[in-house]
RNA sequence: GGGUGCAUAGCUCAGUGGUUAGAGCACGCGCCUUAUAAGCGCGUGGCCGAUGGUUCGAAUCCAUCUGCACCCA
Repeated sequence: GGGUGCAUAGCUCAGUGGUUAGAGCACGCGCCUUAUAAGCGCGUGGCCGAUGGUUCGAAUCCAUCUGCACCCA
């Protein structure tokens, strides 16, 4: 220098254009227990990396940029 992939909750990840963006772990509260852990229930936590575009409607499609990983040279 050229190319590919990824970016969504504190962490690991789903979500393939349409109702309010979800799960597990973690965290808080409650139940259970003599107590703790485990188990069960409930809850907190996101404007989906940034900017623009397409569309009636974008986390999702397109372009550029940023960051990370990998491949070629």
Overview: The RNA shown here (transfer RNA) has 73 nucleotides and comes from a bacterium. RNAcentral holds the sequence, with entries from ENA. It matches the Rfam family "tRNA". Rfam classes the family as a transfer RNA. Rfam links the family to the GO term triplet codon-amino acid adaptor activity. The coordinates come from a structure-prediction model, not an experiment, and the mean pLDDT is 81.